The prediction has a mean pLDDT of 77. Predicted 3D model of RNase P RNA and transfer RNA as a complex of 402 nucleotides. Rfam match: Bacterial RNase P class A. The family's RNA type in Rfam is ribozyme.

RNA sequence: GCGGCGCGGCAGGCGACGGCGCGGUAAAACGCGAGGAAAGUCCGGGCUACGGCGGAGCGGGGUUCCGCUUAACGAGCGGCGAGAGCGAUCUUAGGGAAAGCGCAACAGAAAACAAACCGCCGCGUUUUACGCGGUAAGGGUGAAACGGCGGAGUAAGAGACCACCAAACCUUUGGCGACAAAGGUUGUAGGCAAGCCCAACCCGUAGCAAGAGGCGUCAGGUUAAAGCUCCGCAAAGCGAACGCCUCGCUUGAGUCGUUUGGCGACAAACGACCUAGAGAAAUCGUCGUCCAAGACAGAAUCCGGCUUAUCGCCGCGCCGCGCGU
RNA sequence: GCCGACAUAGCUCAGUUGGCUAGAGCAGCUGAUUUGUAAUCAGCAGGCCCGGGGUUCGAAUCCUCGUGUCGGCACCA
Numbered sequence: 001g002c003g004g005c006g007c008g009g010c011a012g013g014c015g016a017c018g019g020c021g022c023g024g025u026a027a028a029a030c031g032c033g034a035g036g037a038a039a040g041u042c043c044g045g046g047c048u049a050c051g052g053c054g055g056a057g058c059g060g061g062g063u064u065c066c067g068c069u070u071a072a073c074g075a076g077c078g079g080c081g082a083g084a085g086c087g088a089u090c091u092u093a094g095g096g097a098a099a100g101c102g103c104a105a106c107a108g109a110a111a112a113c114a115a116a117c118c119g120c121c122g123c124g125u126u127u128u129a130c131g132c133g134g135u136a137a138g139g140g141u142g143a144a145a146c147g148g149c150g151g152a153g154u155a156a157g158a159g160a161c162c163a164c165c166a167a168a169c170c171u172u173u174g175g176c177g178a179c180a181a182a183g184g185u186u187g188u189a190g191g192c193a194a195g196c197c198c199a200a201c202c203c204g205u206a207g208c209a210a211g212a213g214g215c216g217u218c219a220g221g222u223u224a225a226a227g228c229u230c231c232g233c234a235a236a237g238c239g240a241a242c243g244c245c246u247c248g249c250u251u252g253a254g255u256c257g258u259u260u261g262g263c264g265a266c267a268a269a270c271g272a273c274c275u276a277g278a279g280a281a282a283u284c285g286u287c288g289u290c291c292a293a294g295a296c297a298g299a300a301u302c303c304g305g306c307u308u309a310u311c312g313c314c315g316c317g318c319c320g321c322g323c324g325u
Numbered sequence: 326g327c328c329g330a331c332a333u334a335g336c337u338c339a340g341u342u343g344g345c346u347a348g349a350g351c352a353g354c355u356g357a358u359u360u361g362u363a364a365u366c367a368g369c370a371g372g373c374c375c376g377g378g379g380u381u382c383g384a385a386u387c388c389u390c391g392u393g394u395c396g397g398c399a400c401c402a
Base pairs, nucleotide, nucleotide: 001321002320003319004318005317006316007315008314009313010312012290013289014288015287016286017285018284020033021032022031023030035296039307040306042305043304044303045302046301047207048206049205050204052233053232054231055230056229057228058227060203061202062201063200064199065079066078067077068076069075080094081092082091083090084089095198096197100196101195102192103191117139118138119135120134121133122132123131124130125129147165148164150162151161166188167186168185169184170183171182172181173180174179211247212246213245214244215243216242217241221238222237254273255272256271257270258269259268260267261266291294326398327397328396329395330394331393332392335351336350337349338348344382353369354368355367356366357365375391376390377389378388379387
């Protein structure tokens, strides 16, 4: 210098004038006013209702190597195994197929208690051939053909036998563990579970248009569920429709900074701060100026993740190749 | 805002334990029939199965992430 990998950050700035929402005030002044994704609604929780409370089963759903983080998770971090790359690094729904059922089109002799189409070997006969038997080493088909390779052996062959490699199991050692290494035994039971299923673990159902309260008008009713079936304890009340208002509603697993611990996700201590809260829904418009010339996009119950969209710019660490010293 | 369902030819729809070249009706085109048209008969064309990724030998079908369309919920015993 060129190419690449990983992590983090910014998201137009400033000024003037006018306007909008909430708070505040007697009225003013004044204070605050979208995001990293506010989005998709894909997971997890807070909260609320489901007869007051507690519990069990059935049904249904979800997760899946190990350890850790977390309020929790299917999220995150660090590892193991497998795979990709020269490398930095990246990907991974990764339990069980000797519990059972099911599937494998076409091709092929045969697609799963194996099987003889060609070939090879032996025997027989009606001898350019046919029949019977042996053979899975060779050919051919297929995504996949019942371990691989060499030796010895044989009529030809075959884990029937032997060495090495692979696989399964056992033991020992190391590791919290997934697992790894070494030694031994076994001649060796294919694939699909993002097909049904089995095992282990987890989950009540619904959602803020959940729901609660008040006022006005006015009519009456009921002893019960929420997916279903039950059990135990306690109690005597419960309560629609229509209109309006209030609460739920924003101080919270909160934000920022420093230090410490940890490889890291993250945690702890200390300090500072309060930062939209509407109800047809505010957060904007015009002008000037600066630069690197402004993308995706707009809160509606809140929080933690994931996923998707995004003009560009900046910082840090690392890898490969080339050149120079 | 919250919760669901669907997407296959121009239109309306089939497509099941995943399998050969994805089908049907209407519409379209060509030919036959007719003096001509319609109807009828014969034939033909038309599909990236909404898009991307994955599982699998193989995906319209199974899983996942998006896009679009449609529906329900304000209070109800």